[in-house]
Context: one part of a larger RNA
RNA sequence: UUGGGUUUAAAGGGUGCGUAGGUGGCGUGUUAAGUCAGUGGUGAAAGCCUGCAGCUCAACUGUAGAGGUGCCAUUGAUACUGACAUGCUUGAGUAUGGACGAGGUAGGCGGAAUUUGUGGUGUAGCGGUGAAAUGCAUAGAUAUCAUAAAGAACACCAAUUGCGAAGGCAGCUUACUGGACAGAAACUGACGCUGAGGCACGAAAGCGUGGGUAGCGAACAGGAUUAGAUACCCUGGUAGUCCACGCCGUAAACGAUGAUUACUCGAUGUGUGCGAUACACAGUACGCGUCUUAGCGAAAGCGUUAAGUAAUCCACCUGGGGAGUACGCCGGCAACGGUGAAACUC
Repeated sequence: UUGGGUUUAAAGGGUGCGUAGGUGGCGUGUUAAGUCAGUGGUGAAAGCCUGCAGCUCAACUGUAGAGGUGCCAUUGAUACUGACAUGCUUGAGUAUGGACGAGGUAGGCGGAAUUUGUGGUGUAGCGGUGAAAUGCAUAGAUAUCAUAAAGAACACCAAUUGCGAAGGCAGCUUACUGGACAGAAACUGACGCUGAGGCACGAAAGCGUGGGUAGCGAACAGGAUUAGAUACCCUGGUAGUCCACGCCGUAAACGAUGAUUACUCGAUGUGUGCGAUACACAGUACGCGUCUUAGCGAAAGCGUUAAGUAAUCCACCUGGGGAGUACGCCGGCAACGGUGAAACUC
């Protein structure tokens, strides 16, 4: 490079927006760049191929011919691709009224629980474990009642539910705000798809500055266990977990399954609309699930939410280890992240 692949064997970028690029619906007309056909020129000789000839044959050589993907010019063809012009509405979008949801941001409020403070009742234990001990407690604990404060999380509802591009999102309420969806069909008229770079978002942990700190709890201390026990268990407990602002940019960031479009048997449950209705069933659109036909698959399995049948674009893979390491460069306050080898070895 060709070819083959990417759920689980190596391999889908964490996610979106979008630049260049690639690619693109249904007609009509013009053009003739790509494309196709004819003709002319060129395409050195030698070589290759074919015929004939010369060395006794052959190798070899001579001679004649054929061929020469290509390039240039010219004359045509116009289905397809392109360019230009013009039109269309099915793709895409806008407007309109409707309904949905833990979608987002900011503020306010609420009760249960926990811990702590104060006061009351009350007395000898409490706590913890496999069993114990450390620990707390006559300076009155645990228990119980009243009251106050604080921080964090929101039981039941709750679901195989819903929403979001992903990360993720759950007490109630207010303001602002994003979105998919179905209905009716008014408007624009291909405005589409994908997307190298780029930009933005991005759990947890971690970092910087300033707050906050109830519970939990790396590190740490003690008690146990054990041959030992730098652990598992217990008693404590600092960072952290929480808030504001700014970094970090990674995860089994998973459906281990890129995005978009079209097509391809069925059964059943469920969410939100439409429609219909006295109520319900059936129907339909978009989601969320389970089982399954064909087909696919190494199998497990997937199966209209495809891993089936096709198309466009992007990303990625090429034996194991060395190694996601070294070096260089870029980013970062740092931690580290991104890019990313080779020797050697099996």